[in-house]
Molecule: transfer RNA
Organism: Desulfovibrionaceae bacterium UBA3823
RNA sequence: GGGGAAGUAGCUCAGUUGGGAGAGCGCCGCAUUCGCAUUGCGGAGGUCGAGAGUUCAAAUCUCUUCUUCUCCA
Numbered sequence: 001g002g003g004g005a006a007g008u009a010g011c012u013c014a015g016u017u018g019g020g021a022g023a024g025c026g027c028c029g030c031a032u033u034c035g036c037a038u039u040g041c042g043g044a045g046g047u048c049g050a051g052a053g054u055u056c057a058a059a060u061c062u063c064u065u066c067u068u069c070u071c072c073a
Base pairs, nucleotide, nucleotide: 001072002071003070004069005068006067007066010025011024012023013022019056027043028042029041030040031039049065050064051063052062053061
């Protein structure tokens, strides 16, 4: 330098006709306990890597760009 893959909550990851942003773990509160753990209930937490375009509407389609991984040279 060229090809491919990935980027969504603190972490690991889902998300297919383009229309609700989610799960597990973690965190906070309450209950449970003599206390801790466990368990149950509730809650906080997101510019969907960045910018632009298409569209009534974009995490999702198109273009550019950044980062990481990988293959080739």